[in-house]
Molecule: c-di-GMP-I riboswitch aptamer
Organism: mouse gut metagenome
RNA sequence: GCAAACCGCCAGAAAUGACGGGACGCAAAGCUAAGGGGGCUACGGUGCUGGAGACGAGGGAGUCGAAGGUACUACGCCAGCCCGGCCGCCG
Numbered sequence: 001g002c003a004a005a006c007c008g009c010c011a012g013a014a015a016u017g018a019c020g021g022g023a024c025g026c027a028a029a030g031c032u033a034a035g036g037g038g039g040c041u042a043c044g045g046u047g048c049u050g051g052a053g054a055c056g057a058g059g060g061a062g063u064c065g066a067a068g069g070u071a072c073u074a075c076g077c078c079a080g081c082c083c084g085g086c087c088g089c090c091g
Base pairs, nucleotide, nucleotide: 001026002025006021007020008019010017011016024080030086031085032084035083036082037081038078039077040076044073045072046071047070048069049068053064054063055062
């Protein structure tokens, strides 16, 4: 010098972030997520499931099919997960 958890408040679908409070820690806890690995989230999208309902002009066959559930997915995030890169005051 910075400020984790937590609290308040705002933004966001969420992850998460801004601000105020607060200090677990940090000798780069400064910047970089379009350098690489890893992690988080899943609005939207896709697959599966589902079957409200509609068509079927009486019924049926048949066709279409919303909500809900579930898996995957970054174009959203994390630099206080690691390596790298950039920059940096005093001794």